The RNA shown here (small-subunit ribosomal RNA) has 1415 nucleotides and comes from an uncultured Rhodobacterales bacterium.

RNA sequence: GACGCUGGCGGUGCGCCUUAUGCAUGCAAGUUGAGCGAAGCUUUUUGGUAGUUUACUACUAGAAAUGACUGAGCGGCGAACGGGUGAGUAACGCGUGAGCAAUCUACCUUAGUUACUGGGAUAGCCCGAGGAAACUCGGAUUAAUACCGGAUAUUCUUAUUUUUUCACAUGAAGUUUUAAGGAAAGGUCAGCCGAACUAAGAUGAGCUCGCGUUCUAUCAGCUAGUUGGUGGGGUAAAAGCCUACCAAGGCUACGACGGAUAGCUGGUCUGAGAGGACGAUCCCCCACACUGGUACUGAGACACGGACCAGACUCCUACGGGAGGCAGCAGUGAGGAAUAUUGGUCAAUGGGCGCAAGCCUGAUCCAGCCAUGCCGCGUGUGUGAUGAAGGCCUUAGGGUCGUAAAGCACUUUCGCCAGAGAUGAUAAUGACAGUAUCUGGUAAAGAAACCCCGGCUAACUCCGUGCCAGCAGCCGCGGUAAUACGGAGGGGGUUAGCGUUGUUCGGAAUUACUGGGCGUAAAGCGCACGUAGGCGGAUUAGUCAGUCAGAGGUGAAAUCCCAGGGCUCAACCCUGGAACUGCCUUUGAUACUGCUAGUCUUGAGUUCGAGAGAGGUGAGUGGAAUUCCGAGUGUAGAGGUGAAAUUCGUAGAUAUUCGGAGGAACAUCAGUGGCGAAGGCGGCUCACUGGCUCGAUACUGACGCUGAGGUGCGAAAGUGUGGGGAGCAAACAGGAUUAGAUACCCUGGUAGUCCACACCGUAAACGAUGAAUGCCAGUCGUCGGGUAGUAUACUAUUCGGUGACACACCUAACGGAUUAAGCAUUCCGCCUGGGGAGUACGGUCGCAAGAUUAAAACUCAAAGGAAUUGACGGGGGCCCGCACAAGCGGUGGAGCAUGUGGUUUAAUUCGACGCAACGCGCAGAACCUUACCAACCCUUGACAUACUUGUCGCGGAUUCCAGAGAUGGAUUCCUUCAGUUCGGCUGGACAAUGUACAGGUGCUGCAUGGCUGUCGUCAGCUCGUGUCGUGAGAUGUUCGGUUAAGUCCGGCAACGAGCGCAACCCACGUCCUUAGUUACCAGCAUUUAGUUGGGUACCCUAAGGAGACUGCCGGUGAUAAGCCGGAGGAAGGUGUGGACGACGUCAAGUCAUCAUGGCCCUUACGGGUUGGGCUACACACGUGCUACAAUGGCAUCUACAGUGAGUUAAUCUCCAAAAGAUGUCUCAGUUCGGAUUGGGGUUUGCAACUCGACCCCAUGAAGUUGGAAUCGCUAGUAAUCGCGGAACAGCAUGCCGCGGUGAAUACGUUCCCGGGCCUUGUACACACCGCCCGUCACACCAUGGGAAUUGGGUCUACCCGAAGGUGGUGCGCCAACUAUUUAUAGGGGCAGCCAACCACGGCAGGUCAGUGACU
Repeated sequence: GACGCUGGCGGUGCGCCUUAUGCAUGCAAGUUGAGCGAAGCUUUUUGGUAGUUUACUACUAGAAAUGACUGAGCGGCGAACGGGUGAGUAACGCGUGAGCAAUCUACCUUAGUUACUGGGAUAGCCCGAGGAAACUCGGAUUAAUACCGGAUAUUCUUAUUUUUUCACAUGAAGUUUUAAGGAAAGGUCAGCCGAACUAAGAUGAGCUCGCGUUCUAUCAGCUAGUUGGUGGGGUAAAAGCCUACCAAGGCUACGACGGAUAGCUGGUCUGAGAGGACGAUCCCCCACACUGGUACUGAGACACGGACCAGACUCCUACGGGAGGCAGCAGUGAGGAAUAUUGGUCAAUGGGCGCAAGCCUGAUCCAGCCAUGCCGCGUGUGUGAUGAAGGCCUUAGGGUCGUAAAGCACUUUCGCCAGAGAUGAUAAUGACAGUAUCUGGUAAAGAAACCCCGGCUAACUCCGUGCCAGCAGCCGCGGUAAUACGGAGGGGGUUAGCGUUGUUCGGAAUUACUGGGCGUAAAGCGCACGUAGGCGGAUUAGUCAGUCAGAGGUGAAAUCCCAGGGCUCAACCCUGGAACUGCCUUUGAUACUGCUAGUCUUGAGUUCGAGAGAGGUGAGUGGAAUUCCGAGUGUAGAGGUGAAAUUCGUAGAUAUUCGGAGGAACAUCAGUGGCGAAGGCGGCUCACUGGCUCGAUACUGACGCUGAGGUGCGAAAGUGUGGGGAGCAAACAGGAUUAGAUACCCUGGUAGUCCACACCGUAAACGAUGAAUGCCAGUCGUCGGGUAGUAUACUAUUCGGUGACACACCUAACGGAUUAAGCAUUCCGCCUGGGGAGUACGGUCGCAAGAUUAAAACUCAAAGGAAUUGACGGGGGCCCGCACAAGCGGUGGAGCAUGUGGUUUAAUUCGACGCAACGCGCAGAACCUUACCAACCCUUGACAUACUUGUCGCGGAUUCCAGAGAUGGAUUCCUUCAGUUCGGCUGGACAAUGUACAGGUGCUGCAUGGCUGUCGUCAGCUCGUGUCGUGAGAUGUUCGGUUAAGUCCGGCAACGAGCGCAACCCACGUCCUUAGUUACCAGCAUUUAGUUGGGUACCCUAAGGAGACUGCCGGUGAUAAGCCGGAGGAAGGUGUGGACGACGUCAAGUCAUCAUGGCCCUUACGGGUUGGGCUACACACGUGCUACAAUGGCAUCUACAGUGAGUUAAUCUCCAAAAGAUGUCUCAGUUCGGAUUGGGGUUUGCAACUCGACCCCAUGAAGUUGGAAUCGCUAGUAAUCGCGGAACAGCAUGCCGCGGUGAAUACGUUCCCGGGCCUUGUACACACCGCCCGUCACACCAUGGGAAUUGGGUCUACCCGAAGGUGGUGCGCCAACUAUUUAUAGGGGCAGCCAACCACGGCAGGUCAGUGACU
């Protein structure tokens, strides 16, 4: 600035930023009669005429005057100011400071001098003509301060002569001689106003110069009037300003030329400053006036409201022609997010003209409009608690809006009404304005909104919504409990404004001058040489350019700042000061830098003597190996691989021996060894050659460092030409592998690799670390020299290289650390978020491939570095587990049972889904259960509490009717509450009505509690203090041993501690003590029977103890922890089994056990009843039972158990064990197997149809040991055998327990699975079920190329050539002057014509943009 919502008053500023777009209408520059003539009008005087009461009236071709009178004309001055706009302009345009000895200046001021004498015209007016108009033409006539001639004039102009002073790049001021030339105007009211010349002043203008003044090099070369000179022209004035000739210059990397953008400054905004952005209002300068060009007039213009021409546009027209220019003030159309009145006045300030009065003035001063900015004021003040009503919230108690309101008392700023009424103005004149201001009156009366409330950022709750609607500046919010959406209540902020959007600076040290960086984050050119440039050792002298100081000039005013003052304050205004950090001049200072001159040796270089080396180039030469060729021996394979095959081989391979050919590369030595600037360099010898190091002496005397451009070198691959070609080997072919395999592996194999010459010019060309110099602790290696110690060893030391570790210091960390990435200096290169992109276009280079220089559109909110903790790895190390292995037995095949999925159904209620759902919730669905379905009923309800009313009860039993039943109706019998203050007073019970409420196995386990599963009985998980680290974090917990164990020991910047482990608890195993019934019975009696007497030894029971601790011995180990073996012992190294489950993970499971927030239903999603369903059945899966048989079936006989239950019971019962023994069967679908089905029964129960279990007779399916795969188990275990129990009316192959019989195997840890610790990599952190790449399909966006096409500005060449000035000519024509050769001539001109210049226009080429099928 705009927009949205809202709007009481005043003061003071501002107000088309867009289309320099087009404009209707009005106004914005006139004035002067004291320059001039004429016309009209007015008034007066005086005539004349007429009328008539001799004084008036009317008239007038008379005369003379009068005037702030009127509108034209001639003349003068003004119109070049004032006002507007910012298109153009990157420039002496602007700013600043100088210069003009190279200039002009109307009006104004000062001083001086002067105004003499003549002349001819022309507007107007009149007459006539043409035209629609604009206007034009002809004739006649007239004036001037209009115009012209002559005279005169200096301190005037030009040329020339003489000379003085001053100055000096030019010259200036005087003096002097001669020649030539040049002025004037009058008017008047007699006051005055004007005119000419000269010299000054003032003012204004012109020109020149130093410095400063945007971006772009993907614009690198530009320039012919160009640069200079001479002559000429031209201007007020210097000048290529113009012209002819001559010369060939001039500008440029300190950025010329080109392109883009832009009026400049004072200043404005911001900033701590330095800077950055801007250039509204006000002031200065410039430029422009519809677009382009041109001159005229004038003191001044190339002229906003003048002229001419061309062009575009608009208007008038009688179609023949004409007119116009708001970027003046208002106003209008269009454009736009957007910007005001067709106002008043010359009262003031100023301007023009005029002697003046005065006239003109959209300049100005005022008013109007706009919350557009800034400033000020108000919308009331005091009191007022039943804390009113009402709203909102609520844990329902209350809290809050809130002294807020009402009520009572008071005030009147502003507003409204009325009265008085300025300053600005002077003697007069006031637009503003009846305004400011003052006084009186009036009534709380007329005056509050906007944004926000998740964090940043001040301010919180409820409801609605349910990733919907929406919000959002950034992060982000919304998927049913949203302080973020919408509304409300409350709160916060600002206030006549508030919020949004846009723009600028700041924060951003995020372009770093102040004040950044380049090992890994973006960033050191691949390396060197070297030009310009930058920087540069010691010392002396000079100079004073830089530098520093003083003084002078300037830096307009306004603004900013300070002080004071004026409007009631403030904003605003006035006065003064300071400041304006700059530029110029001048005087000094001389340390430093520069410059000039000299000196020096330490930097640099030269000389001499030694030394090391894969440094380079060329030539020669050597042996090993591969391959090939020839010959010999020899025979069936060879070769190759994870395994194979292609391939070679009986035409003799491979192997082996000998001989030969050819090319390439140089084993060992060999080494963080050497050399080189880098790339790079490796057999040996020779030739040529570059650099380096050490030692010594003398010499030169700063000769140095760096290095934009430039030049050279520069791996591999690649290119060109010609050679060469053994091996290797892109491409290619074949064989394998594979889902495929254009790969990895194998067999072949061409370019190439090699040489010569010529290109290319790039690499992770890396130390990812530019070059040079100086300084800053060390230790240990190694290479080449020197010195000393007697020395080829060794030691010490020194110079030059090359490494490792490590202080200080640096670093984000990692790390670097005298070979720095430390501390400093100099110079160069480079960086500024990721992608697009090192790409496009343009330029340069190249034969090509391509290289180099190098963007933008678009898109994302990140990309990146280093380190940390986890997790993960078909990474590594160590270790464990029925994890594998070794074994035993199963599942998977059959039938059945049971659960699940699926399907079906009115319903097949619901939940559980890898391990960790699936004989799970269910320790037991015929009804009930039951939650599901159908039908029928109930509605304060089957159940709870409270209020109200009633009754004294209630309850139990019988019978009948209707109905499927719930239920409804009727009937008979039994029974008649308690306390008491004696009161229907209290308690209790029941019934009824209505209301609060009940009720819900309805939803959400992703709102929750509780409980549970799982990793996992795995050995882990943490804390305090300390220490280390910028920090996340680390350490401790790692390490060496050891353990079942983070178990223990040792060591250690750690020392301790907690939760886990272990132990403590229970059961079993041995013994002891106590006790002895219902237990036991050895001995004594007794019996059918421990039945009884008796006993308590044993068994057992149930209470308490003992026992086991690596305690003892040996070995081993560090003398430790421990391990191995042994003894003793019932038991030995955790004795066995259980209970016990760390921090946490899985949004694991459960709202249907229970509890619970929120939501939902309320004659129903609640409650009741009957019947049905959960039991369905093509199929699939899990878990089991029974089998397939002889280790067995059947029959008979027969022993020993232990839990546990039954109300109580060690007593009674359940209670038969199975195994076992004997007999039989004899390998069959059987005397195996028992499914299925028919018949008959038993039993539970209101009731076995859907849908129970069992018994008997009959029937007698499948199945002959089970594919891929898969499960359990390490000892009283597996396997096998039976028994008991829970729940239950009844129902087990399930579950939970019990005992009987009773094995096999474990070499071992490579592999599979799971887990623990350490370490390593990571671009993962929802953490590998992660992350992530490319193609393809579709849609959309931006961009490159592109046949072509459209447009813009500009340049070059050519054509055309308006107006205009200049030049030439001038047949024609001409008032002023001159001459008398006077019907003319001369002087001086005009028209016309010609020429060059030149605007617009045309044509061709170049250039820049837009569009563009397709790609």
The RNAcentral record of the sequence draws on ENA.